[in-house]
Context: one part of a larger RNA
RNA sequence: CUGGGCGUAAAGGGUACGUAGGCUGUUUUAUAAGUCAGAUGUGAAAUCCCCAAGCUUAACUUGGGAAUUGCAUUUGAUACUAUAAAUCUAGAGUUAGGUAGAGGCAAGCGGAAUUUCCAAUGUAGCGGUGGAAUGCGUAGAUAUUGGAAGGAACACCAGUUGCGAAGGCGGCUUGCUGGACCAUAACUGACGCUCAUGUACGAAAGCGUGGGGAGCAAACAGGAUUAGAUACCCUGGUAGUCCACGCCCUAAACGAUGUCAACUAGCUGUUGGAUUAUUUCAGUGGCGUAGCUAACGCGUUAAGUUGACCGCCUGGGGAGUACGGUCGCAAGAUUAAAACUC
Numbered sequence: 001c002u003g004g005g006c007g008u009a010a011a012g013g014g015u016a017c018g019u020a021g022g023c024u025g026u027u028u029u030a031u032a033a034g035u036c037a038g039a040u041g042u043g044a045a046a047u048c049c050c051c052a053a054g055c056u057u058a059a060c061u062u063g064g065g066a067a068u069u070g071c072a073u074u075u076g077a078u079a080c081u082a083u084a085a086a087u088c089u090a091g092a093g094u095u096a097g098g099u100a101g102a103g104g105c106a107a108g109c110g111g112a113a114u115u116u117c118c119a120a121u122g123u124a125g126c127g128g129u130g131g132a133a134u135g136c137g138u139a140g141a142u143a144u145u146g147g148a149a150g151g152a153a154c155a156c157c158a159g160u161u162g163c164g165a166a167g168g169c170g171g172c173u174u175g176c177u178g179g180a181c182c183a184u185a186a187c188u189g190a191c192g193c194u195c196a197u198g199u200a201c202g203a204a205a206g207c208g209u210g211g212g213g214a215g216c217a218a219a220c221a222g223g224a225u226u227a228g229a230u231a232c233c234c235u236g237g238u239a240g241u242c243c244a245c246g247c248c249c250u251a252a253a254c255g256a257u258g259u260c261a262a263c264u265a266g267c268u269g270u271u272g273g274a275u276u277a278u279u280u281c282a283g284u285g286g287c288g289u290a291g292c293u294a295a296c297g298c299g300u301u302a303a304g305u306u307g308a309c310c311g312c313c314u315g316g317g318g319a320g321u322a323c324g325g326u327c328g329c330a331a332g333a334u335u336a337a338a339a340c341u342c
Base pairs, nucleotide, nucleotide: 004313005312006311007296008295012310014201015200016199017198021194022193023192025088027086028085029084030083031082033081034080035077036076037075038074039073040072041071042070049065050064051063052062053061054060091191092188093187094186095185096184097182098181099180103177104176105175106174107173108172109171110154115149116148117147118146119145120144121143125136126135162169163168206247207246208245209244210243211242215241216240220236221235222234223233258309259308260307261306262305263304266287267286268285269284270283271282272281273280274279291298292297315342316341317340324335325334326333327332
């Protein structure tokens, strides 16, 4: 290299956009680069293979042939690929009309609850647990009522619901804004698919600067438990959680299933359209046929049957580590071995 694989055994990049590259719809014409056929030249000899001959045979030697799968030149073929010029509308897109939505960003507003403070009523407990204690409380707590402040999150609706490329998104209103779907016409005319490098986004935690800080709560302190208890339980409690700007770039970033396209029984629930007499399109679930699978299971939302392109795997440990490079304020991230060992 060929080959075999990637749901759970090693293996799908976190996600998208997209450059180079790879691949690419219909019809016609031209060219003849790839491709195919013929011819010529060359492809040293020996060796290998085949057939003969010579040593008594064999090995060996000699002769002839084949082969030398290649290269060059030349003459043709034109199905496919390519190139060039046209063509079409089934792919892709644009315009016009509607629809649904927790899609994104910004601003404003709202009520319930927790906490704190003020005032009132009121008196001895409250709190907490398996049971307790630490803790709070006669300097008047807990409880109840009224008021104020402040921060964070939005009960019910709520649903295998919806939207988004993924991460993710849930009170209400307004503004700005991205995408999707449906139906009917018109238009462009292959403008497409995938994508190394690259670019952008990327939960939580963490970092920098400045705010904010109700609740919760790493660290920490105390009380318990225990043989011990650097825990589980309890009382407190700081970073953090929140906001703005800038970094970090990782997750069981999971459907552990890359993207796109075509084909291959059905039944049933649900969301959004179009139709209504049926159905149909786009999602999202359950079951299931053929088929696939080591099994589990998957099964038109494929893990079935195929094609295009990318990523990745190659025994366990050492190790996602060392060294070096790149990036980062740091934490670290990324790229990524070997010795040795079983």